[in-house]
Annotation: The RNA shown here (SAM riboswitch aptamer (S box leader)) has 106 nucleotides and comes from uncultured Geobacter sp. The sequence was found by an Rfam model in a public genome assembly.
RNA sequence: UACUUAUCUAGAGCGAUCGAGGGACUGGCCCGACGACAUCGCGGCAACCUCCCUGCAAGGGAAGGUGCCAAAUCCAGCGAGACGGCGACGUUUCGACAGAUAAGGA
Repeated sequence: UACUUAUCUAGAGCGAUCGAGGGACUGGCCCGACGACAUCGCGGCAACCUCCCUGCAAGGGAAGGUGCCAAAUCCAGCGAGACGGCGACGUUUCGACAGAUAAGGA
């Protein structure tokens, strides 16, 4: 880097440094000089891998490797169904795409 599988409406923030953009992309809508984003320290959440109990499974426990700690992946984007509307379109459900994270083999 691409591929495969699983998950993504739950949960969890303070301090220091820096100083202008940030929330992947586009549109919207938000966050941000009352200092965002990022980095570091400490703290926390969760339980994919791991370990323990267990004959296996289910279930439970620990927290070593990752991950995460504004907003549902912040919402939508492409397609289909249902409902409403003369219509433009709106609401809603499902699926796909894209993305993120883990694990695996290449």
The coordinates come from a structure-prediction model, not an experiment, and the mean pLDDT is 86.